Background: The RNA shown here (Glycine riboswitch aptamer) has 81 nucleotides and comes from a Bacillota bacterium. NCBI's taxonomy places the organism under Bacteria, Bacillati, Bacillota. Its mean pLDDT, the model's own confidence on a scale to 100, is 80.
């Protein structure tokens, strides 16, 4: 001095799958906690040489939340030449 792989922190993009059925509590037709079927896989976990494969434990299944991967910008760090 160039600045790889990776990590890190902010903005953005970011799929699926029942607003299901009963109880109950708030006291209002809404939400919340339980329990049952039933479905989804792209937090995370396990299995597997590995995978965006699988399991479906947990998680979700109007919205919000959350999300694997991604895009930019800053930063750490320092391969290679």
């Nucleotide at each position: 001095a160039u600045g790889a792989u990776g990590g890190u922190u902010g903005a953005g993009g970011g799929a699926g799958a029942g607003c299901a059925g009963c109880u109950g509590c708030c006291a209002g037709c809404g939400g919340c906690a339980g329990c049952u079927c039933a479905c989804c896989g792209a937090a995370g976990g396990g299995g597997g040489c590995a995978a965006a494969c699988u399991c479906u434990c947990a998680g979700g299944u109007c919205a919000a939340a959350a999300g694997a991967c991604u895009u930019c910008a800053a930063c750490c760090g320092g391969a290679c030449g």